[in-house]
RNA sequence: UGGGGUGUGGCGCAGCGGUAGCGCAGUAGACUGUUAAUCUAUUGGUCGUCGGUUCGAAUCCGACCACCCCAG
Numbered sequence: 001u002g003g004g005g006u007g008u009g010g011c012g013c014a015g016c017g018g019u020a021g022c023g024c025a026g027u028a029g030a031c032u033g034u035u036a037a038u039c040u041a042u043u044g045g046u047c048g049u050c051g052g053u054u055c056g057a058a059u060c061c062g063a064c065c066a067c068c069c070c071a072g
Stems, first nucleotide, its partner, number of pairs: 001071007010024004018055001026042005048064005
């Protein structure tokens, strides 16, 4: 320098055009002599950034940023 991949709650991931979900973690409650485990409820995300397309974008397109891989 060129090509490809990844970027979504604190962490790991799903979602592939129609108001963003799962597990773990956190908080509150139940249970227990206490803790743990288990059960119930619940908080938390301008979807890397900026533009574009569209009635509507996490999703499609462009540029850029960060990390990883390949080539030189």